[in-house]
Context: one part of a larger RNA
RNA sequence: CGCAUACGACGAAUGCCUUGGCGGUAAGAGGCGAUGAAGGACGUGGUAGUCUGCGAUAAGCCUCGGGGAGCUGAUAAAUACGCUUUGAUCCGAGGAUCUCCGAAUGGGGCAACCUACUUGUUUAACAAGUAUCACCCACUGAAUACAUAGGUGUGUGAAGCAAACCCAGGGAACUGAAACAUCUAAGUACCUGGAGGAAAAGAAAUCAACCGAGAUUCCGAAAGUAGUGGCGAGCGAAAUCGGAACAGCCCAGUUACUGAAAAAUAUUUGAGACAGUGGAAUAUUCUGGAAAGUCUAGCGAUACAGGGUGAUAGCCCCGUACACGAAAUCUUAAAUAUUGGGGUAACGAAGAGUAGGCCGGGACACGUGAUAUCCUGGUUGAAGAUAGGGGGACCAUCCUCUAAGGCUAAAUACUCCUUACCGACCGAUAGUGAACAAGUACCGUGAGGGAAAGGUGAAAAGAACCCCGGAGAGGGGAGUGAAAUAGAAUCUGAAAUCGUAUGCGU
Numbered sequence: 001c002g003c004a005u006a007c008g009a010c011g012a013a014u015g016c017c018u019u020g021g022c023g024g025u026a027a028g029a030g031g032c033g034a035u036g037a038a039g040g041a042c043g044u045g046g047u048a049g050u051c052u053g054c055g056a057u058a059a060g061c062c063u064c065g066g067g068g069a070g071c072u073g074a075u076a077a078a079u080a081c082g083c084u085u086u087g088a089u090c091c092g093a094g095g096a097u098c099u100c101c102g103a104a105u106g107g108g109g110c111a112a113c114c115u116a117c118u119u120g121u122u123u124a125a126c127a128a129g130u131a132u133c134a135c136c137c138a139c140u141g142a143a144u145a146c147a148u149a150g151g152u153g154u155g156u157g158a159a160g161c162a163a164a165c166c167c168a169g170g171g172a173a174c175u176g177a178a179a180c181a182u183c184u185a186a187g188u189a190c191c192u193g194g195a196g197g198a199a200a201a202g203a204a205a206u207c208a209a210c211c212g213a214g215a216u217u218c219c220g221a222a223a224g225u226a227g228u229g230g231c232g233a234g235c236g237a238a239a240u241c242g243g244a245a246c247a248g249c250c251c252a253g254u255u256a257c258u259g260a261a262a263a264a265u266a267u268u269u270g271a272g273a274c275a276g277u278g279g280a281a282u283a284u285u286c287u288g289g290a291a292a293g294u295c296u297a298g299c300g301a302u303a304c305a306g307g308g309u310g311a312u313a314g315c316c317c318c319g320u321a322c323a324c325g326a327a328a329u330c331u332u333a334a335a336u337a338u339u340g341g342g343g344u345a346a347c348g349a350a351g352a353g354u355a356g357g358c359c360g361g362g363a364c365a366c367g368u369g370a371u372a373u374c375c376u377g378g379u380u381g382a383a384g385a386u387a388g389g390g391g392g393a394c395c396a397u398c399c400u401c402u403a404a405g406g407c408u409a410a411a412u413a414c415u416c417c418u419u420a421c422c423g424a425c426c427g428a429u430a431g432u433g434a435a436c437a438a439g440u441a442c443c444g445u446g447a448g449g450g451a452a453a454g455g456u457g458a459a460a461a462g463a464a465c466c467c468c469g470g471a472g473a474g475g476g477g478a479g480u481g482a483a484a485u486a487g488a489a490u491c492u493g494a495a496a497u498c499g500u501a502u503g504c505g506u
Stems, first nucleotide, its partner, number of pairs: 001505009015491001016455002020426002022423007029415002031161002039101003042055003046079002049075003061095006070083002106115003116130006132158004137153004165196001166194005176183001180230001206213002217244005227235002248407003251351001253347006263339011276324003282297002286293001298315002300304001306318003356380008366392001387402005442449002462490001465477004
């Protein structure tokens, strides 16, 4: 030095576990904000930091309910002062307080800071008010007579934030076409504005085809069809049929008659939400550190869902089935009351710089094409129900509808969030980036980027005492424990790698 065996060191795979995630289902909720939000800064405890809670009334104050013996949040034990059957801590609901920043709003500003004015008061400190814009009203008020512009003030409202869904105004490129320009990607990404719990659309100037249907929306088919297309790449309907859900109305007006619809508010009743309450039934033997395992004999079940307990428990604990429960608050349904103005008939009326034309664009599956239809920047410009639009160039016949005003639930889309439950989903290099002080540490001027890191044991019983040692690190005894090769660098503990011992070889 090599090989083999044994025992170790290092190392962290693997196995097992789960506090955390992922994806759903069913209900709910679908907003918060000048009564100051979302998000923060700084404080706040007898005891340093961090998290949680809270706000100078500061891990809390008050009231109403629940509950019933301990409590004083977590890390995190200890200790101190205390509270509590005169009902604490805790749980639910409603209030009070709520520093400073932040739309931030008296002015300013490098956010959490600086600095004013007015009024009031129990006067030397507090409290309240003072931003901008829009609208209504009032008072004033120029050039300029009346006016108007402007100014001032009260009042009302707005603003800002928020995950997706929705509507509208703008609107790419990479890419594909095997290059590339029409085209595609795509009206996508993105920007902006606006709204709601949904939004948008919506009661035919619609389709159809000589038969008829009868608002809109969504799903399945029609159908990758008809078409469109450097007829390339590609794009791509509709009628119709089957379903989901269904709901129709008002204004542009007079008269007459009739008579009390929707909606809002209040009360009552019912149901639900937000704390909770009761809730069945077992003992022994053996093994073991421990019984829920094993043996024997029972019991409950409208409860054998699930979890915990020193191994695997229907009957030990929490629960579960089932039955019950609310002072206050909220939601919802019905009834009643108040406000509210509805219905029928007759006669009328029935949307003009509009429809349409021409030029230029855009949308329609449809790229200007033979191109109808819709929108409109420019320019023109009708008719008046004996009328007008459409039926894919255009004309006639025929059919069908009535534009240029408005409202409308449901079926549909989504999930920042709440509650309950589920999974041939993950199990710590997985699953969220994050099971841990995670959007933390750290990096970057900044926008931004962005980790690693779980497991002693049933219980700390976390090793008193002794010895070596630097009052060390580390170790040896002793002790605890079922186990300490479970010793805190802690379950299991593979491999690479390193050693010790023995044997053999060289």
Predicted 3D model of a 506-nucleotide part of an RNA (large-subunit ribosomal RNA, domain I) from a soil metagenome.
Rfam family: Bacterial large subunit ribosomal RNA. Its family is annotated with structural constituent of ribosome and ribosome in the Gene Ontology.
The full RNA is in RNAcentral, with records from MGnify.
The prediction has a mean pLDDT of 85.